[in-house]
Context: one part of a larger RNA
RNA sequence: GGACGAACGCUGGCGGCGUGCUUAACACAUGCAAGUCGUACGCGAACGUGCCUUCGGGCACUAGUAGAGUGGCGCACGGGUGAGUAACACGUGGAUAAUCUACCCAAUGAUCUGGGAUAACAUUUCGAAAGGAAUGCUAAUACCGGAUAAGCCUACGAGACCUUCGGGUCAUGUAGAGGUGGGGACCUUCGGGCCUACUGUCAUUGGAUGAGUCCGCGGCCCAUUAGCUAGUUGGUGGGGUAAAAGCCUACCAAGGCAACGAUGGGUAGCUGGUCUGAGAGGAUGAUCAGCCACACUGGAACUGAGACACGGUCCAGACUCCUACGGGAGGCAGCAGUGGGGAAUUUUGCGCAAUGGACGAAAGUCUGACGCAGCAACGCCGCGUGAGUGAUGAAGGUUUUAGGAUCGUAAAGCUCUGUCAAUGGGGAAGAAUGACUAUCGGAUAAUACUCGGUAGUACUGACGGUACCUACAAAGGAAGCCCCGGCUAACUCCGUGCCAGCAGCCGCGGUAAUACGGAGGGGGCAAGCGUUGUUC
Numbered sequence: 001g002g003a004c005g006a007a008c009g010c011u012g013g014c015g016g017c018g019u020g021c022u023u024a025a026c027a028c029a030u031g032c033a034a035g036u037c038g039u040a041c042g043c044g045a046a047c048g049u050g051c052c053u054u055c056g057g058g059c060a061c062u063a064g065u066a067g068a069g070u071g072g073c074g075c076a077c078g079g080g081u082g083a084g085u086a087a088c089a090c091g092u093g094g095a096u097a098a099u100c101u102a103c104c105c106a107a108u109g110a111u112c113u114g115g116g117a118u119a120a121c122a123u124u125u126c127g128a129a130a131g132g133a134a135u136g137c138u139a140a141u142a143c144c145g146g147a148u149a150a151g152c153c154u155a156c157g158a159g160a161c162c163u164u165c166g167g168g169u170c171a172u173g174u175a176g177a178g179g180u181g182g183g184g185a186c187c188u189u190c191g192g193g194c195c196u197a198c199u200g201u202c203a204u205u206g207g208a209u210g211a212g213u214c215c216g217c218g219g220c221c222c223a224u225u226a227g228c229u230a231g232u233u234g235g236u237g238g239g240g241u242a243a244a245a246g247c248c249u250a251c252c253a254a255g256g257c258a259a260c261g262a263u264g265g266g267u268a269g270c271u272g273g274u275c276u277g278a279g280a281g282g283a284u285g286a287u288c289a290g291c292c293a294c295a296c297u298g299g300a301a302c303u304g305a306g307a308c309a310c311g312g313u314c315c316a317g318a319c320u321c322c323u324a325c326g327g328g329a330g331g332c333a334g335c336a337g338u339g340g341g342g343a344a345u346u347u348u349g350c351g352c353a354a355u356g357g358a359c360g361a362a363a364g365u366c367u368g369a370c371g372c373a374g375c376a377a378c379g380c381c382g383c384g385u386g387a388g389u390g391a392u393g394a395a396g397g398u399u400u401u402a403g404g405a406u407c408g409u410a411a412a413g414c415u416c417u418g419u420c421a422a423u424g425g426g427g428a429a430g431a432a433u434g435a436c437u438a439u440c441g442g443a444u445a446a447u448a449c450u451c452g453g454u455a456g457u458a459c460u461g462a463c464g465g466u467a468c469c470u471a472c473a474a475a476g477g478a479a480g481c482c483c484c485g486g487c488u489a490a491c492u493c494c495g496u497g498c499c500a501g502c503a504g505c506c507g508c509g510g511u512a513a514u515a516c517g518g519a520g521g522g523g524g525c526a527a528g529c530g531u532u533g534u535u536c
Base pairs, nucleotide, nucleotide: 001536002535003534004533006532007531008530009529010528013383014382015381016380017379018378019376020375021341026339027338028337030336031335032334035073036072037071040070041069043067048061049060050059051058052057080294081293082292090218091217092216093215094214095213096212099211100210104207105206106205107204108203109202110201111200112146113145114144115143121136122135123134124133125132126131152173159170160169161168162167178199179198180197181196182195183194186193187192220266221265222264227257228256229255232254233253234252235251236250237249238248239247269291270290271289272288273284274283275282276281296317297316298315299314300313319330320329321328322327347373349372350371351370355369356367357366358365359364386416387415388414389413396407397406398405399404420477423471424470425469426468430463435457436456437455438454439453440452441451442450480525481524482523483522484521485506486505487504491520492519493518494517495516501508502507
């Protein structure tokens, strides 16, 4: 000199863009943060209104709505944190002839025929609650049989047979689900069949995407850590996985690693990057992006394409809460917010309008992701706090050799301007889709339906009456902080008298202190200026 997720002191006008618990991976009140689909399925209210009434009630609309329930997809993404980890965790380059991949894209072929349940619901019942139990009824794209199999298991081998050794044949195992819109002929039990469009389902192949696994190399400290290792190193048989492998197991052999640092201990998420530096290097890993790990602590599996799963399950533990004492409930390292710790870090805000995500045919619903607003000079950047003129060099302050010098064109005065802030008026872009209508084309038996293109119409903005533009009046509302002995730009007076004090280093102060305190003057930076800390 540069830098900072900074803090502290004094001061503080506006705007834009960013950033904001570095400490206790401490404990958490409250609200929200993951749902969605009626074009998979069976059920199915009420308030209210109207009518009737024997005044008890009944019926219709509300409404196949709200609503639970079965089922499907999602919940493994997105969001947080950095505890652990010195490791194939990360970076980089390879391998996978040792692998999987829901949704998506392309292609091929199918979608036949049967069955038994069960929740919801109703009745009964246990319990304080959480939550159950029994009986009865019912549906499906839920569940289970049967049939079918080009393909797959399968490049070879791992079943059998044949073989010209290239291969061929046979056997074994494995599927499925429908839904919705429209309709001319034909059939009809009037539901539909049938046709057609869209969509779904199953099998297989290929792609895309994502993931698993293995290997070479690379990046911390300590030798005041020198020996470590029995599933340990290798083999065989078996098991296991999507997949190679001591991954696991039985037996056999006795190996394997290490001064090129094993083992042990300490510290630490890694990287792109960031800061600094001429570079080499050093330091660092907030925000943003990639990967990893974790989700009260420890352990385990289930479901699933994918988890050993932050807002799932089970067990154990600590803690907190409820209880009728029998038993139950919970997990902010999601967004806000609270206590605590700390030098120190924000609102219990608005909106799904945009972008993205989940579900859905779609309308749409959900989304503390995200978009915005709020708070904080925390950082960077921009702007302003006026401009011109003005010498009786006013008054006043300070100083003085008492003449003067200086603050100083500074002020006043005069002439202007109008950025920002204030007030009034106008006022965006961010909006594209989607919906409806028309038209053209595809598909079709079809002018229905539907899909694609084009045109038109009405609607959709949290921010926000915001940005921006304009009018208006008025210099009016807007300057501080540090320093002045040398390093280092900037000097005098008074007070003090080795006292009080200053100080980054050298050092100042004991009666003329440019070094302490005050004043005047000056220097530097400026909505900041200094100090402290860390780092180059």
The part of an RNA shown here (small-subunit ribosomal RNA, 5' domain) has 536 nucleotides and comes from an uncultured prokaryote.
Model confidence (mean pLDDT): 85 of 100.